Predicted 3D model of a 74-nucleotide RNA (transfer RNA) from a Clostridia bacterium. Its mean pLDDT, the model's own confidence on a scale to 100, is 80.
RNA sequence: GGAGGCAUAGCUCAGUCGGUUAGAGCACUUGCUUCACAUGCAAGGGGUCACAGGUUCGAGUCCUGUUGUCUCCA
Numbered sequence: 001g002g003a004g005g006c007a008u009a010g011c012u013c014a015g016u017c018g019g020u021u022a023g024a025g026c027a028c029u030u031g032c033u034u035c036a037c038a039u040g041c042a043a044g045g046g047g048u049c050a051c052a053g054g055u056u057c058g059a060g061u062c063c064u065g066u067u068g069u070c071u072c073c074a
Stems, first nucleotide, its partner, number of pairs: 001073007010026004019057001028044005050066005
């Protein structure tokens, strides 16, 4: 220098053919349980879907560029 994959909650990830509220597990907070801790149970908080633009009635999803990261080729 060239090609490709990935980027969604604090972490690991799902999200179907573009459609009606963006989710799971773990973690966190509060309450119950306990002498206390752990476990268990219940409730709750937390998201600019990497960034910018475009297409569309409508974008996490499609297109373009940028950034980061990983792999391959030279």
The organism belongs to Clostridia, within Bacteria.